[in-house]
């Protein structure tokens, strides 16, 4: 140096050009003598910049960060 994939909630993981879910944890009630299980209701995210579009997490350019592959000279 080329190419390729992967970035989304504390963690794992969906989704789709039109309000971003979900499990698991996290708070709060409810229950219970306590706890723990369990039911409810909650708060929290699209790596970053720009673009095209009425709208962009999606598509485009960039660039970050990891990951695989290749290749190379002096």
């Nucleotide at each position: 140096g080329c190419g390729g994939g992967u970035g989304u909630a504390g963690c794992u993981c969906a989704a789709u050009g039109g309000u971003a879910g979900a499990g698991c944890a996290u708070a709060a009630g409810c229950u219970u003598c306590c706890c723990a299980a369990g039911c409810u209701u909650g708060g929290g995210a699209c790596g970053a910049g720009g673009g095209u579009c009425c709208g962009a997490u999606u598509c485009c350019c960039u660039u970050c960060a990891c990951c695989c592959g290749c290749u190379c000279c002096a």
Transfer RNA from a Holosporaceae bacterium, 74 nucleotides, folded computationally. NCBI's taxonomy places the organism under Bacteria, Pseudomonadati, Pseudomonadota, Alphaproteobacteria, Holosporaceae. Rfam family: tRNA. Rfam's curators write: Transfer RNA (tRNA) molecules are approximately 80 nucleotides in length. The RNAcentral record of the sequence draws on ENA.